[in-house]
RNA sequence: CGGGGCGUGGGAAAGGCUGGGAAUCCGCCUGGUUCGGGUCCAGGAGAGCGCCGGUUCGAAUCCGGCCGCCCCGA
Numbered sequence: 001c002g003g004g005g006c007g008u009g010g011g012a013a014a015g016g017c018u019g020g021g022a023a024u025c026c027g028c029c030u031g032g033u034u035c036g037g038g039u040c041c042a043g044g045a046g047a048g049c050g051c052c053g054g055u056u057c058g059a060a061u062c063c064g065g066c067c068g069c070c071c072c073g074a
Base pairs, nucleotide, nucleotide: 001073002072003071004070005069006068007067010026011025012024020057028044029043030042031041032040050066051065052064053063054062
């Protein structure tokens, strides 16, 4: 320098092709169970999706640029 993949709650991770309600697991909180804790049961809180811009009535999703990480080539 060229090419490819990835970036989404505290952690992991799906959704993107086909634009309209962001799943799931772990963790956390409350209650129950227990002498207490763990297990188990019930309920709950927490992210607008790496950044900027564009398209659109509407963008995590489509388009462009940039940043970071990983891989391949030179």

The RNA shown here (transfer RNA) has 74 nucleotides and comes from Tautonia sociabilis. It matches the Rfam family "tRNA". About the family: Transfer RNA (tRNA) molecules are approximately 80 nucleotides in length. Rfam classes the family as a transfer RNA. The coordinates come from a structure-prediction model, not an experiment, and the mean pLDDT is 85. The sequence is in RNAcentral, with records from ENA and Rfam. The same sequence occurs in records of 2 taxa.